A computed fold for a 72-nucleotide RNA from Sciurus vulgaris, annotated as transfer RNA. It matches the Rfam family "tRNA". It is annotated as a transfer RNA. RNAcentral holds the sequence, with entries from Rfam.
[in-house]
């Protein structure tokens, strides 16, 4: 140079038009002499940026941006 692929709680990641869930992390209570384990408990998300479509966009289109393999 060329054609992709990825981007979601702190981490790993799910969801492919109707307003986001799970695991782990960490809070606070329990529980113990105390530490681990265990259980309960509620928080934490401008969904990478801007813009189009749509009555509604994480989901589709376009651009830009970080990663990151692959072809030259």
């Nucleotide at each position: 140079g060329g054609a992709g692929a990825u981007g979601u709680a702190g981490c790993u990641u799910a969801g492919u038009g109707g307003u986001a869930g799970a695991g782990u992390g960490a809070u606070u209570a329990c529980c113990u002499a105390g530490c681990a384990u265990g259980u309960a408990u509620g928080a934490g998300g401008u969904c990478c940026u801007g813009g189009g479509u749509u009555c509604a966009a994480u989901u589709c289109c376009c651009a830009g941006u970080a990663u990151u393999g692959c072809c030259a």